Source information: Small-subunit ribosomal RNA, central domain from an uncultured bacterium, 350 nucleotides, folded computationally.

[in-house]
Context: one part of a larger RNA
RNA sequence: UUGGGCGUAAAGCGCGUGUAGGCGGUUUGUUAAGUCAGAUGUGAAAGCCCAUGGCUCAACCAUGGACGUGCAUUUGAAACUGGCAGACUUGAGUAUUGGAGGGGGUGGUGGAAUUCCCGGUGUAGAGGUGAAAUUCGUAGAUAUCGGGAGGAAUACCGGUGGCGAAGGCGACCACCUGGCCAAAUACUGACGCUGAGGUGCGAAAGCGUGGGGAGCAAACAGGAUUAGAUACCCUGGUAGUCCACGCCGUAAACGAUGGGUACUAGGUGUUGCGGGUAUUGACCCCUGCAGUGCCGAAGCUAACGCAUUAAGUACCCCGCCUGGGGAGUACGGUCGCAAGACUAAAACUC
Numbered sequence: 001u002u003g004g005g006c007g008u009a010a011a012g013c014g015c016g017u018g019u020a021g022g023c024g025g026u027u028u029g030u031u032a033a034g035u036c037a038g039a040u041g042u043g044a045a046a047g048c049c050c051a052u053g054g055c056u057c058a059a060c061c062a063u064g065g066a067c068g069u070g071c072a073u074u075u076g077a078a079a080c081u082g083g084c085a086g087a088c089u090u091g092a093g094u095a096u097u098g099g100a101g102g103g104g105g106u107g108g109u110g111g112a113a114u115u116c117c118c119g120g121u122g123u124a125g126a127g128g129u130g131a132a133a134u135u136c137g138u139a140g141a142u143a144u145c146g147g148g149a150g151g152a153a154u155a156c157c158g159g160u161g162g163c164g165a166a167g168g169c170g171a172c173c174a175c176c177u178g179g180c181c182a183a184a185u186a187c188u189g190a191c192g193c194u195g196a197g198g199u200g201c202g203a204a205a206g207c208g209u210g211g212g213g214a215g216c217a218a219a220c221a222g223g224a225u226u227a228g229a230u231a232c233c234c235u236g237g238u239a240g241u242c243c244a245c246g247c248c249g250u251a252a253a254c255g256a257u258g259g260g261u262a263c264u265a266g267g268u269g270u271u272g273c274g275g276g277u278a279u280u281g282a283c284c285c286c287u288g289c290a291g292u293g294c295c296g297a298a299g300c301u302a303a304c305g306c307a308u309u310a311a312g313u314a315c316c317c318c319g320c321c322u323g324g325g326g327a328g329u330a331c332g333g334u335c336g337c338a339a340g341a342c343u344a345a346a347a348c349u350c
Base pairs, nucleotide, nucleotide: 003322004321005320006319007304008303012318014201015200016199017198021194022193023192025088026087027086028085029084030083031082033081034080035077036076037075038074039073040072041071042070049065050064051063052062053061054060091191092188093187094186095185096183097182098181099180103177104176105175106174107173108172109171110154115149116148117147118146119145120144121143125136126135162169163168206247207246208245209244210243211242215241216240220236221235222234223233258317259316260315261314262313263312266295267294268293269292270291271290272289273288274287275286276285299306300305323350324349325348332343333342334341335340
């Protein structure tokens, strides 16, 4: 609980798509459901309110009036909302010509580096640390040169730069594929916004089956440190990290800021595409649209701060909050192989 809120105090679903529903541009005609006005009927009595009266007053009681915000029927009005019919182009979309991009998927190809294997040179150390030791090495290590194997990641470019709804995306090439932006016209003619349920996507870790395994590395073992050291440091090292398919569905999934539309001073960077001017290459100067940063006016804010990418001014739709703990727990249900996830209390206590 018809209130006030949701950047940081409790509170924006992790993100899309979309059903019902809610809301919806300009204009003409019509209708009369909503809306507005009138009339009629009804709206029991008692009570409340007003007036008068009766008990010596009052409480109390009686009579009359008013009220009864409502409902039904009926007669009208037609601005607004809705319905129906028609028209329009500015919202939305389609076509055309260009443009940028680590957007996604599949296949292929490189170079650097680490490790391992083989061979050459070469000899006593190497490695590691605060210092050491465990460890490796005369069965020839470390170092260095040549060859080979294999896996993973892609230095520089690289940038408050780009793309994507979010998670996220970075070597190169090819193929398949989604979205976005600009310019100028033509076309459709409100086709729109949001979105309870539903449905899809969703880092890392984890799970199942089968591969793969270089480096790194939970667990584990050893060496140190220490009073102890189930740690920090060191030497090793298995799951895992990688691939395919299938699950899981959570994160400080963050801008801790839901989506849409309109309006409200500027200044200064940067990315993409234009127009003008200018030289006739780029650049410079003026300017438009779309992104992405910083600083700031008004305004807002408890303050911090936000400020045309709003946390300003308004409207539409959804989600969520309502003292702390108990508790995002128990129980029940749904989902999952499991781990668990989602939904979600109460007693008690301060």
Rfam family: Bacterial small subunit ribosomal RNA. Its family is annotated with structural constituent of ribosome and ribosome in the Gene Ontology.